Model confidence (mean pLDDT): 79 of 100. This is a predicted structure of a 74-nucleotide RNA (nadA riboswitch) from an Acidobacteriota bacterium. Its Rfam family is "nadA riboswitch". For this family Rfam cites "Structure and ligand binding of the ADP-binding domain of the NAD(+) riboswitch" (Huang et al., RNA, 2020). The model forms 100% of the base pairs in the Rfam consensus.
RNA sequence: UGUUGCAACAACCCCGUGGAUUGGGUGACUUGGCGGACAGACGGCCCAAAGGUCACAGUGAGUCCACUGCAACA
Numbered sequence: 001u002g003u004u005g006c007a008a009c010a011a012c013c014c015c016g017u018g019g020a021u022u023g024g025g026u027g028a029c030u031u032g033g034c035g036g037a038c039a040g041a042c043g044g045c046c047c048a049a050a051g052g053u054c055a056c057a058g059u060g061a062g063u064c065c066a067c068u069g070c071a072a073c074a
Base pairs, nucleotide, nucleotide: 001074002073003072004071005070006069007068013060014058016067017066018065019064020063021062022061023059025056026055027054028053029052030051031050035047036046038044
């Protein structure tokens, strides 16, 4: 210098740092209303499923890139 493995440090354990990305969670706004409820009817309003956009974060799910540290090998 490079490759591979690992995370000691941590207010139980797990969790090295930053970034990207897929999926998940929560919140806001919005679409939605084959359906349900109110109603004599129109209509209005309310509610569920299912979506979209944005935001938030220890998302105990993953992948990749760069970097820090430890060890082995070349």